Two RNAs folded together computationally: RNase P RNA and transfer RNA, 456 nucleotides in total. Rfam match: Bacterial RNase P class A.
RNA sequence: GCGGAUGGCCGGAUGACCGCGGGCGGCGUUAUCGCCGUUCGAGGAAAGUCCGGGCUCCAUGCAGGCAUGGUGCCGGGUAACGCCCGGCGGGGGCAACCCCAGGGAAAGCGCCACAGAGAACAGACCGCCUCGCUUAUGCGCGGCAAGGGUGAAACGGUGGGGUAAAAGCCCACCGCGGGACGGGCAACCGGACCGGCAAGGCAAGCCCCACCAGGAGCAAUGCCGAAUAGGGAUCGCGCGCGGGGCAACCCCGCAGGGCCGCCUGCGCCCCAGCAGAUCCGGGUUGGCAGCUUGAUCCCGUCGGCAACGGCGGGGCCAGAGGAAUGGUCAUCCACGGGGCGCAAGCCCCCGGACAGAACCCGGCUUACAGGCCAUCCGCGCGU
RNA sequence: GCCCCUAUAGCUCAGCUGGUAGAGCAGCGGUUUUGUAAACCGAAGGUCGGCGGUUCGAUCCCGUCUGGGGGCA
Repeated sequence: GCGGAUGGCCGGAUGACCGCGGGCGGCGUUAUCGCCGUUCGAGGAAAGUCCGGGCUCCAUGCAGGCAUGGUGCCGGGUAACGCCCGGCGGGGGCAACCCCAGGGAAAGCGCCACAGAGAACAGACCGCCUCGCUUAUGCGCGGCAAGGGUGAAACGGUGGGGUAAAAGCCCACCGCGGGACGGGCAACCGGACCGGCAAGGCAAGCCCCACCAGGAGCAAUGCCGAAUAGGGAUCGCGCGCGGGGCAACCCCGCAGGGCCGCCUGCGCCCCAGCAGAUCCGGGUUGGCAGCUUGAUCCCGUCGGCAACGGCGGGGCCAGAGGAAUGGUCAUCCACGGGGCGCAAGCCCCCGGACAGAACCCGGCUUACAGGCCAUCCGCGCGU
Repeated sequence: GCCCCUAUAGCUCAGCUGGUAGAGCAGCGGUUUUGUAAACCGAAGGUCGGCGGUUCGAUCCCGUCUGGGGGCA
C1' cells in the first nucleotide's frame, strides 16, 4: 500500500424568526377559556409483535398425573428467556475468524420416489471360477461377490496372505463397538487391552428421554358519576276503562226486567294499570387513577477471562390520551453527484438515510445515506 | 394498540402422513355452421408471495420478511 476479520460508537452542529404539546407560576375571567413568563419535549431501531417478564383481572387447595405447546451439547449470567458469555464437538477458510434447532436411530412404528439385480433380518444384471456338453461361438449344474454398472445412499477401507475364483476366511494399520485407568465441575479428551464387522439415512416424520409452561391482556383493571330513558322496592291521590269473585247440603249480594241454559243497574272485596314522592341497583357520554422513580441512566471502584454482579457518588430523562416534538433562513460539518475549468481549484447547483413514542422493561429479527475509533489476519514493497 | 387467518395458472379453488402440481371457467388452434353461439377435439399457460435452513429431494417441515383479509372499545 492492497484485500479482509471482529468489536464498539455516532447517526448532523449553532443561531434567529414563526408555530405545536405537557408541567409550574402569575393575571383576567371563573361554566371555562385566554394571555404572559419559565422549564421539558422521540429512537437505535420508538418498527415487526417473534420470544421472555413486571403489572392487572379471571380461574384454581398443595404435591402429583394426563393432554397440548415449547426448549434441547456442557458450565455460567439473568427477574426470566428460544437471549448473552465462556468452553466442548463437527464443518468452512492460508489466516484473523465464521457457521451449526448440536439429546436419543443396538425402545418401537413409518418413509427412502426415479434408476437399479438388490434400498435394510439384502441381492446377482454384466462379470470371475470349477465341472459337464460342445469344432468354435456358446449352453447347463454349482461356487463367489473382488471388479463394472445404477443411485443421494449398496451391508467397513487400504495393503498382504490365502484360494479353482473369492470373501474379516486370516494378518497389519485405519475406522467402528466395548473399555480398566488418567485428566476435567461437566460436555468431552487421552487410552493399556478386548471384540472381530454386528450397528445405513431421516426425529425442523410419529415417537422416547430430560426440563419449562393456568388463561387473558392497559381497548387489562379500579374509583366517581350526571341530564334523558330503562329496572327494583316502599308510600300514595283519586279515577273509572279492564279481569275475577260475592262461596262453604240445595237456591241465594241487593233491586228491576225477560222471549227463562238470562239481561241491566247499583254496592262491596281482590288483582292489574296510571300522576307524583322517597330510596336502592346497573350503567352510556364523560372525569380521575393505572401513567411513568425504573430489573433506570452516568461516573468511579472492587470481584470475574467474559456475560454480569457488589459498593460509593451524582442525575431525573416526553407522559399526550386520537395523539405535540414542525417549518423557513443564515453560517459551519463531512460526504456523494452534476456544471465550469488543461489542472490545481473550492466558484455554482442539488442531495443529509431508515424511520417516528401511546402501560413499562429485557432480548431477537428486520430497515438504514454516511462517518469515526480500537484490535487482529493475509499478500506485496521498503528498512 | 392488542389478537388471529391467509397467499397455488388470467379468475375461483383442490393437492391425504415430503417423491417433482391438478380441476372448473376464461383465453388460443382446429372440426361443425351461410355466419355466430352451443357442442366436440387438441395444445399451451406455474420462480406454489420473497429469502434462508433441515433433507438425497420442500407447495408440504422450520425460521424470517412482504402483501391481503378479519375480530376486540